[in-house]
Source information: The RNA shown here (small-subunit ribosomal RNA) has 1587 nucleotides and comes from a Candidatus Omnitrophota bacterium. Taxonomically the source falls in Candidatus Omnitrophota (Bacteria, Pseudomonadati). Rfam family: Bacterial small subunit ribosomal RNA.
């Protein structure tokens, strides 16, 4: 420039996320095979398994122009014989005689058989020639020069075919066949006799052949070859036919010509040995192999090299990681599947190559065999047999049988293409072409087209309204491929050959050859294809519908039946199971099962990794190997061009042609990415020579420093010992005890012994590869870093093997042994404690020599080098006039840019960004295992599977949730107080018992005086026993009945029911009339009703709880790959996410507070039933005056006025941290204080965020489903919910003196009331009765408040406390008081004297005491529940703890979320493996035994052929090794809703926890020692960041 091709992901680990990292699933594919199905046609393909075994028929013959014979067609001749018939017609006979009869003999004769001869035809046994070594089959065997690929052959052969040159002459001999005897059942042999050749043999001829000798020349890498002479020596051959003029010759033939054949040489092609380079499967749990092995010499072989053999001589040869040797497994290659592609897998069917032929072994012919349908042994099996002996080989074609999941016709032709034979004609050919069969696989067609709404029926599903099946059908209007029937009808064939004609050959019109015409030849096949009629007529299934992954819904089953590729579904509303309807896919196919590629970048060359997910070797030295610094020159091995060869065809691609198209064919092209020569380049890599100094290295001068190794020596503690003081404890722990101690311990002072580790210094210092190293000196030694300069000159990095070092434990043998301290004992804990705690204490820690070689041997981070912002801080040099600094070399840290990373983090000390090399991974258990191996003295290391099982295992994060984790904070939590509860007695609920039934429901807080605000009936659900069925009740239809609905009396019953005497209707129209006709209602049927039956875990609604806790969210932005995160977190405040400040956040929202009742002060209005200060009146009482009338004065009453009061109810107003101080950031607030009736939300109620607890109710109602329907519905009696050894909760009463009794006097709110409250008055002790005025209520009743107060009594007791239980007697409600009411009198007087362990309420008009009403309701178990008012405290230092809860923040293996998760032993069941006394195969080898056939060699024989030796197949005997099955018992693994034991591990998992390793122990585990952080929590240190 041009063409051309080109890569999809997706489920499953979690609550979620990102990651690693496995399992799965879409995709194409096959020589498939089952299951359902099935119309037709073309091309193709079909024993994959038992190389198991075969009956039957074919598959190799052919030539007579090779040779003798046999048979035979024809025919010519020649000769026998017969011979219809014809001809003669003779004896005899007859006849007188013609003549007749008779057939003898002769001839001639169609014809027909023989034998000879020549020609001819067919045919066949046999000698001979060629061919059977092709062609067809199959894949056991081979892991190899077998295959592919490219060389080579100077180490070779090579029939038949081309071709070039020459020749083909004398002559002899066998045998088959053939005839005859014999032997045998056969097969088949044997004797004798005679024949023929293109049989065989002998002689000639004899180079260009071959060999010996001996020159020249030319050439190769090389052994050598190639030519050219010269000389001597070997060595051939067969004939067969056609024709023929002239000479010859009796004839045959010669002789000429042609064809074939024949022999020698030469070249060529084709084929074929042989040899080499280079590729070509797992295993190293095969590491060392070999003795004809490794050269050599001589010899034999062979077509040829060559130990191929064979003798003797050396002792080598191979391979070592580039995998020898063994073991497994396989033909092998072009292809073919897949797949962007590089690859992976695979070798069927075509084609090349190998190898095999019933097992095994051997030769023989031949141009080729060690020979598929030839030989010859051996062995197995089969058949035949006269038992003496024989045939046999389907891994050719077709066919059977076995075995298998599985694979075809005992078929036509040689018409075609090939093939063997012949001179042809032919002749054989199961090669082949063809055909059948089978949807095995590709491809084409069809099974109708158009039009057709009332959107038919029918299924289905429905919210009942429709919706879909569906224009689908039915019907109308066409079509007629395909089948089927009828009729036509191909190409495929070209040619040999004979005939004609031409031309060439030759002498030839002959024979041959060429080229020209005519005719002949088809199995398939009457096929292919074409016409013609009739008719929608004869053709559609099959899988799937929960995600992946297109397609949805009833029904029916209920963890059952079943599905499932993965994840998973099914326990009553299953889109996942079976069924139907619809859909969706794909289709004469569809599914499903095995396998192979692909997704899998999941072995990564394109194309992965290793700090925590798997994964860096425990350190270094170091071989071999890999890879290496600047620079000149040469060399071309590697690299790049270019150019030749080859890469078989066939397949792929790409063009085009022919089958109607396609598939399939045919052509032509690209391509085959390879492998060889060869030319050219010289940059890179490599080699070779040389240089060079920066890479290394050495050599000078200084330095630090627990580097190692030996010896010395020190001093503080500990522990024994001895002596002294000295007295009763000492030790130990949560807390005790073992355990020392009056024989004097501890404890203190002195002396003395012994081991063993070296305080302070000391420090994210320092050294050292690691391991590891810490008193002080000495000696011996290694490393490192500085600074100047000199020398070597690439010497260098890395490093499989490989050797050495290598904590603690441990092991041997000697010593040593103060403290600690496995094992061990004893004490505690403790359900138990083989621990943890505590007294003791042995190995062993220590020394010396030798072993072992393992750890969280870690920075979980190999080594080297080189590059890539930077800040600090610390060791050790150097270094700067300036030094508390600054520069630079080398370590050691910390923070951080870019940049990597799933994150976490790492970051010049790399986990950035390259480059060398090394090591190591590939899901999770199994398994740091088994079994071989190597090692070790053992413990035990090293190295390292496999069956079998799981869909995960995991890393980093984030959100919660929980820790016997932390920090902060509220809460009547505690804590300070008061008063209960637990003990008593009752009264209520509940559990449990118990019952015919004690209906149901509620179970930690948040069930239990709770549904239940009222269980003698009824409620009522529960029992028991009677009774009803369209029903006690609602509503529709249809039909009925006419003293109909209705009341209902005797009788019966326990009542319901039964029963019906009698009575006896109503509305609406029409109307004389109950005269019709319709409604009610009744009676029958039919839909229906009912149901406290079930699920509360199908729900609706309600509701309780956390909790009236202060939190729950969203919207933009931002930050993270991402779940998420920010905001909502800090630093203050607050009751309060409340508010300020701050901040990548800014705003919002539900919630908190307000708004709303109520209550606490005022104002104003309003004034009846409220009120009553003033005023007035009216009558009572009682003082006073007063005889009296009357005055007066006080009281309650009761009017009037009134409306101040109070109270009512309505509207306002007041509180807002408004104001002052401090406090504090100048703020939010917050402490104090002033006003005020109330002060910091004023008190109280009402409200209850997002959501938890599958909390609670289907029996309060509603409601899905599911049940029931002469019962689970209904109605009714009676019982039952009230039962009683016990247990629990909630309460009332009390144990008294703050108290009981008894008398007297006060003060309220709130609320009820006409089926009710119910006054005065009378009865009655009293419950209560009479009674009957008021009141539909600020009016009237309920209704007396009681604590309290004054007085009296009682005096510390089971009492004048307590009141339970029991007896009588009542009252009241109700049909009904027995089982089961309440109340009252009268008598009885139980328990109980303040309550164990535990526990509960409650912060102010609050506990606490008092007492009052209400609902529910006849009545009432109410002490309960809701309210109402009275008297009225005490305390709160505080937040350590208990207990909830809110925030922050950490650890987590939890997420159903700690009531979590989970370890391990025993138990059971299944499953697969390991050892295992031993039994049993199997292949291969190793020694000997025996030893066919056969090849050679010796002998003896002329020969045949007899002995005999080597080598050898099968067989056999022995003793080992491998490797397989299987085995009493035995080891540990895996799995599997509920098994025992415990509780090891995650949280500080409650003793942090793992690794190594030693002992222990019923078990996870303990514990020593050592290590490590992948431990929590607090403190201190250092560093670091910012100022």
């Nucleotide at each position: 420039u041009u063409u051309u091709c080109g890569g999809a992901g997706a489920g499953u680990u979690u609550g979620a996320u990102c990651c690693u990292g496995g399992c799965u699933c879409a995709g194409a594919g096959u020589g498939a095979a089952c299951g359902c199905u099935g119309g037709c046609g073309g091309c193709g393909u079909g024993g994959a398994u038992u190389a198991g075994g075969c009956a039957u028929g074919c598959a190799a013959g052919u030539c007579g122009u090779g040779c003798g014979a046999u048979a035979u067609u024809u025919u010519a001749g020649a000769u026998g014989g017969a011979g219809a018939g014809g001809u003669u017609g003779a004896a005899g006979c007859c006849g007188u005689a013609a003549g007749g009869u008779g057939g003898a003999u002769g001839c001639c004769a169609a014809u027909u058989u023989g034998u000879c001869u020549g020609a001819u035809u067919u045919a066949u046994a046999g000698c001979g020639g060629c061919a059977a070594a092709c062609g067809g089959g199959u894949g056991a065997g081979u892991a190899a020069c077998a295959c592919g690929u490219g060389a080579g052959u100077a180490a070779u052969c090579u029939g038949c075919c081309u071709u070039u040159a020459a020749a083909c002459c004398a002559g002899a001999g066998a045998u088959a066949g053939c005839u005859u005897c014999g032997u045998g059942a056969a097969a088949a042999c044997g004797g004798a006799g005679g024949u023929a050749a293109u049989c065989u043999c002998u002689g000639a001829u004899a180079a260009u052949g071959u060999c010996c000798u001996u020159g020249g020349c030319a050439u190769g890498c090389a052994u050598g070859u190639g030519u050219u002479g010269a000389g001597g020596a070997c060595u051939a051959a067969a004939g067969a036919u056609g024709g023929g003029g002239a000479c010859c010759g009796u004839a045959a033939g010669g002789c000429c010509u042609g064809u074939c054949g024949u022999u020698u040489a030469g070249a060529g092609a084709u084929g074929a040995g042989c040899u080499c380079g280079c590729g070509u499967c797992c295993u190293a749990u095969c590491a060392g192999c070999u003795u004809g092995u490794u050269g050599g010499u001589g010899g034999g072989g062979u077509a040829a090299u060559g130990g191929c053999c064979u003798a003797c001589c050396a002792a080598g040869g191979c391979u070592u990681u580039u995998g020898a040797c063994g073991g497994g497994u396989a033909g092998c290659u072009a292809g073919u599947c897949u797949g962007a592609g590089a690859g992976g897998a695979u070798g069927u069917u075509u084609a090349g190559c190998c190898a095999c032929a019933c097992u095994g072994g051997a030769a023989c012919u031949g141009a080729g065999a060690c020979a598929c349908u030839g030989u010859c042994c051996a062995g197995a099996c089969u058949c035949c047999u006269a038992c003496g002996g024989g045939a046999g080989g389907c891994u050719g074609c077709a066919g059977u049988c076995g075995a298998g999941a599985a694979u075809c016709u005992u078929u036509a032709g040689c018409a075609a293409u090939g093939g063997g034979c012949g001179a042809a004609a032919g002749c054989c050919u199961g090669a082949c072409u063809a055909u059948g069969c089978g949807a095995c696989g590709c491809c084409g067609c069809g099974u109708g087209a158009g039009g057709g709404a009332u959107g038919a029926a029918g299924g289905u599903c429905u919210u009942c309204g429709g919706g879909u099946u569906g224009u689908a059908a039915a019907c109308c209007u066409c079509u007629u491929u395909c089948g089927a029937a009828g009729g036509g009808g191909a190409a495929g064939a070209a040619a040999a050959u004979a005939c004609c004609g031409a031309c060439g050959c030759g002498a030839a019109u002959a024979c041959c050859g060429u080229c020209g015409g005519a005719g002949c030849u088809g199995a398939c096949g009457g096929u292919a294809c074409c016409c013609u009629g009739a008719g929608a007529a004869g053709a559609a299934g099959c899988c799937a519908c929960g995600g992946c992954c297109a397609a949805c819904u009833c029904c029916g089953u209920g963890c059952c039946a079943g599905c499932a590729g993965c994840c998973g579904c099914g326990g009553u509303a299953a889109u996942a199971c079976g069924g139907a309807g619809g859909u969706g896919g794909c289709a004469a196919g569809c599914g499903u099962u095995a396998c192979u590629c692909g997704g899998a970048u999941u072995c990564a060359u394109u194309g992965g990794g290793u700090g925590u997910a798997a994964a860096g070797g425990g350190c270094a030295g170091g071989u071999a190997g890999g890879c290496g610094g600047c620079u000149u020159a040469a060399u071309a091995a590697g690299u790049g061009g270019g150019a030749g060869g080859u890469g078989a065809a066939a397949u792929u691609c790409c063009g085009u042609u022919g089958c109607u198209c396609a598939a399939c064919a045919g052509c032509g092209g690209a391509a085959c990415u390879g492998c060889c020569u060869u030319c050219c380049a010289a940059a890179c890599u490599a080699u070779u020579a040389g240089g060079c100094u920066u890479g290394a290295g050495a050599u000078u001068g200084g330095g630090a420093g627990a580097g190692g190794a030996g010896a010395a020596u020190g001093g503080a503690a500990u522990u024994c010992c001895c002596g002294g003081u000295g007295u009763a404890a000492g030790g130990g722990u949560g807390a005790a005890a073992u355990c020392u101690g009056u024989a004097g311990a501890u404890a203190u002072c002195g002396g003395g012994a012994a081991g063993a580790a070296c305080a302070c210094c000391a420090g994210u210092g320092g050294c050292g590869a690691a391991a590891g190293c810490g008193a002080u000196u000495c000696u011996c030694u290694a490393g490192u870093c500085c600074a100047a300069a000199u020398c070597u000159g690439a010497c260098g990095c890395u490093g499989a093997g490989c050797u050495g070092c290598g904590a603690a434990a441990g092991c041997u043998a000697g010593g040593g042994g103060a403290g600690c301290a496995a094992a061990c004992a004893g004490g505690a804990u403790u359900a138990g404690a083989u621990a943890c705690c505590c007294u003791g204490g042995u190995a062993g820690u220590c020394c010396u020599a030798g072993c072992c070689g393992u750890a969280a041997a870690c920075g979980a981070u190999g080594a080297g080098c080189a590059c890539u912002a930077g800040g600090u801080g610390u060791c050790g040099g150097u270094u700067c006039g300036u030094a508390u600094g600054g520069a630079u070399c080398g370590g050691c840290g910390c923070c951080g840019u870019a940049g990597u990373u799933a994150a976490c983090a790492c970051a010049u000390u790399a986990a950035g960004u390259g480059c060398u090399c090394c090591a190591c991974c590939u899901g999770g258990g199994g398994a740091c295992u088994a079994c071989g191996g190597c090692c070790g003295c053992a413990a035990g290391g090293c190295u390292a599977a496999a069956a079998c099982u799981c869909a995960a295992a995991g890393g980093a994060a984030u959100u919660g949730a929980c820790g016997g984790g932390g920090g902060c904070c509220c809460g009547c939590a505690c804590a300070a107080g008061c008063g209960g509860u637990g003990g008593a007695a009752c009264a209520u609920g509940u559990g449990g018992u118990u019952u015919a039934a004690u209906u149901c429901g509620a179970c930690g807080a948040u069930a239990c005086g709770c549904g239940a605000a009222g269980a003698a009936c009824c409620u009522c659900a529960c029992c028991a026993g009677g009774g009803u069925u369209u029903g006690a009740c609602a509503u529709g239809c249809a039909g009925g009945a006419a003293g109909u609905a209705g009341u209902g009396a005797a009788c019966u019953g326990a009542a319901a029911g039964g029963g019906g005497a009698a009575c006896g209707a109503c509305c609406u129209g029409u109307c004389a009339a109950g005269u019709c006709a319709g409604g009610a209602g009744c009676c029958u049927g039919c839909a229906c009703a009912g149901g406290u039956g079930c699920u509360g875990c199908a729900u609706g609604g309600c509701u309780g709880u956390c909790g009236u806790c202060a939190g729950c969210u969203c919207g933009u932005g931002u930050c993270g790959u991402g779940a998420g995160a920010u905001g909502u977190u800090g630093g203050g405040u607050u009751a309060a996410g409340u508010c300020c400040c701050g901040c990548a956040a800014c705003g919002a929202g539900c919630g908190c507070a307000a708004c709303c009742a109520u209550u606490a002060u005022c104002u104003u209005u309003a004034g009846u039933u409220g009120c009553c200060a003033c005023u007035u009146c009216g009558g009572c009482u009682c003082g006073c005056c007063g005889u009296a009338a009357g005055g007066u004065g006080a009281g309650a009453c009761g009017a009037a006025a009134g409306c101040a009061c109070u109270c009512u109810a309505a509207a306002g107003a007041g509180a807002c941290u408004g104001c002052c101080u401090g406090c504090g950031a100048u703020a939010a607030g917050u402490a104090g204080g002033a006003g005020g009736a109330a002060g910091g939300u004023g008190g109280u109620g009402a409200u209850g965020a997002c959501g938890u607890c599958a909390a609670g109710u289907c029996c309060g109602u509603a409601u899905g489903g599911c049940c029931u329907u002469u019962a689970u519905a209904u109605c009714c009696u009676g019982g039952g919910c009230u039962a009683c050894a016990c247990a629990c909760g909630u309460g009332u009463u009390a144990c008294a003196a703050u108290g009981g009794c008894c008398g007297g006097u006060a003060c309220a709110g709130a609320g009820g009331g006409u089926u009710g409250c119910c006054a005065a008055c009378c009865c009655g002790c009293g419950a209560g009765g009479g009674g009957g005025a008021g009141c539909u209520a600020a009016u009237c009743c309920c209704a007396g408040a009681a604590a309290a107060c004054c007085g009296g009594u009682c005096u510390c007791a089971g009492u004048u406390c307590a009141g339970a239980u029991u007896g009588g007697a009542g009252u009241c409600u109700g049909a009904a008081a027995u089982u089961c009411g309440a109340c009252u009198c009268c008598a009885u007087g139980a328990a109980g004297a303040c309550g164990g362990a535990a526990u509960c309420g409650c912060u102010a008009g609050u506990a606490a005491c008092g007492g009052c009403g209400g609902a529910u309701c006849a009545g009432c178990u109410a002490c309960g529940c809701c309210g109402c008012c009275g008297u009225g405290a005490a305390u709160a230092c505080g937040u350590u703890c208990c207990c909830g809860g809110g925030c922050c923040u950490u650890g987590u293996a939890c997420a159903c979320a700690c009531c979590g998760c989970c370890c391990g032993u025993c138990a059971a069941g299944c499953g697969a493996u390991g050892g295992g006394a031993g039994c049993u195969g199997g292949g291969g080898g190793u020694a000997c035994c025996c030893g066919a056939a056969g090849u050679u060699c010796c002998c003896c024989g002329u020969a045949a052929g007899g002995g005999g030796a080597c080598c050898c197949a099968a067989g056999g005997u022995a003793a080992a090794a491998c490797u397989g099955g299987u085995g009493a018992c035995u080891g540990g693994c895996g799995c599997u809703a509920a098994g025992u034991c415990g509780u090891a591990a995650c949280a500080a998992g409650g003793u942090a926890g793992c690794c190594g390793u030693a002992c222990g122990g019923g078990a996870a585990c303990g514990u020593g020692c050592g290590g490590c952080u992948g431990g929590a929590u607090c403190a201190c240190c250092u560093c670091c960041u910012u100022u």